[in-house]
Molecule: transfer RNA
Organism: Gemmatimonadaceae bacterium
RNA sequence: GGGCCGUUAGCUUAGUUGGUCAAAGCACCGGACUCAUAAUCCGAGGAUCGUAGGUUCAAGUCCUACACGGCCCA
Numbered sequence: 001g002g003g004c005c006g007u008u009a010g011c012u013u014a015g016u017u018g019g020u021c022a023a024a025g026c027a028c029c030g031g032a033c034u035c036a037u038a039a040u041c042c043g044a045g046g047a048u049c050g051u052a053g054g055u056u057c058a059a060g061u062c063c064u065a066c067a068c069g070g071c072c073c074a
Stems, first nucleotide, its partner, number of pairs: 001073007010026004019057001029043004050066005
């Protein structure tokens, strides 16, 4: 220098053919239970979907550039 894959909640991930509100587990917070803690059960909150543009009535999803990480080639 070139190619491919990845980037979504604090962490690990899902997200179909672009379409109703972005979802789950763990963690954290509140409550129940307990003498108390853990476990278990119930509930609430938490995301500008890596950044900037573009296409579209509508973008996590499509296109372009860039950043970061991984693999391969030179």